[in-house]
RNA sequence: GCACGAGAAGCUCAAUUGUUAGAGCGCCGGUCUUGUAAACCGGAGGUCGAAGGUUAAAACCCUUCCUUAUGCU
Numbered sequence: 001g002c003a004c005g006a007g008a009a010g011c012u013c014a015a016u017u018g019u020u021a022g023a024g025c026g027c028c029g030g031u032c033u034u035g036u037a038a039a040c041c042g043g044a045g046g047u048c049g050a051a052g053g054u055u056a057a058a059a060c061c062c063u064u065c066c067u068u069a070u071g072c073u
Base pairs, nucleotide, nucleotide: 001072002071003070005068006067007066010025011024012023013022019056027043028042029041030040031039049065050064051063052062053061
């Protein structure tokens, strides 16, 4: 330099090819317990890597860039 994959909550990851952003674990509070853990209930936490484009509408489609992994040279 070229090709291909990945980037979403603190972490690991869903979102079936455009129409309300979610789960598990973790965190906070409560119930329970002599107390803790476990269990159960509730809650907080995201401008979906960045910028632009298409569209009535974009995590999703298109373009460029950034980070990372792999292969080739």
Description
Predicted 3D model of a 73-nucleotide RNA (transfer RNA) from Oryzias latipes. Its Rfam family is "tRNA". Rfam classes the family as a transfer RNA. The RNAcentral record of the sequence draws on ENA.